[in-house]
Molecule: TPP riboswitch aptamer (THI element)
Organism: Catalinimonas alkaloidigena
RNA sequence: GCCCAACUUUAGGGGUGCCCGCGUCGGGCUGAGAUUAUACCCUUCGUACCUGAUCCGGCAAUACCGGCGUAGGAAAAAGUGUCGUUCUCUGC
Numbered sequence: 001g002c003c004c005a006a007c008u009u010u011a012g013g014g015g016u017g018c019c020c021g022c023g024u025c026g027g028g029c030u031g032a033g034a035u036u037a038u039a040c041c042c043u044u045c046g047u048a049c050c051u052g053a054u055c056c057g058g059c060a061a062u063a064c065c066g067g068c069g070u071a072g073g074a075a076a077a078a079g080u081g082u083c084g085u086u087c088u089c090u091g092c
Base pairs, nucleotide, nucleotide: 001085002084006080007079008078009077010076011043012042013041014040016037017029018028019027020026021025049073050072051071055067056066057065058064
């Protein structure tokens, strides 16, 4: 000097399902998040999310798991920057 991770600021994107019951509500399942929490996640190094999908197999059931999926789409900029790496100088 460069920069991954990580962090900060601002801006933007996204989902909120299934089952049971005494059904304004309560409970169970999965998950970061299950109807509004400014919470959670994601923003091109893009499985946040959508389409395919009233899809296929499993599951008590579900966008829960797997396939589909090296699929097609999908929203950004700056700053700080350990490890690391490059160059120069000096010393041995």